[in-house]
RNA sequence: GCCCCUGUAGCUCAGCUGGUAGAGCGUUACCUUGGUAAGGUAAAGGUCGAGGAUUCAAGUUCCUCCAGGGGCU
Numbered sequence: 001g002c003c004c005c006u007g008u009a010g011c012u013c014a015g016c017u018g019g020u021a022g023a024g025c026g027u028u029a030c031c032u033u034g035g036u037a038a039g040g041u042a043a044a045g046g047u048c049g050a051g052g053a054u055u056c057a058a059g060u061u062c063c064u065c066c067a068g069g070g071g072c073u
């Protein structure tokens, strides 16, 4: 220098053919218990890596850039 993959909640990851962003774990509150753990119910938590383009509408398509990983020379 060239090519490929990944980037979504605190962590690990889904998200199909573009149509109101989800799960598990964790956190908080409550229930249950004599108390703890376990269990149950509910809630909070997201500029979807950044900017731009297309579209009525973008996590999803396109372009550039950033970060991480891998390969080639």
Base pairs, nucleotide, nucleotide: 001072002071003070004069005068006067007066010025011024012023013022019056027043028042029041030040031039049065050064051063052062053061
Predicted 3D model of a 73-nucleotide RNA (transfer RNA) from a Candidatus Woesearchaeota archaeon. The RNAcentral record of the sequence draws on ENA. Its mean pLDDT, the model's own confidence on a scale to 100, is 80. It matches the Rfam family "tRNA". The family's RNA type in Rfam is transfer RNA. The family is grouped with related families in Rfam's "tRNA clan".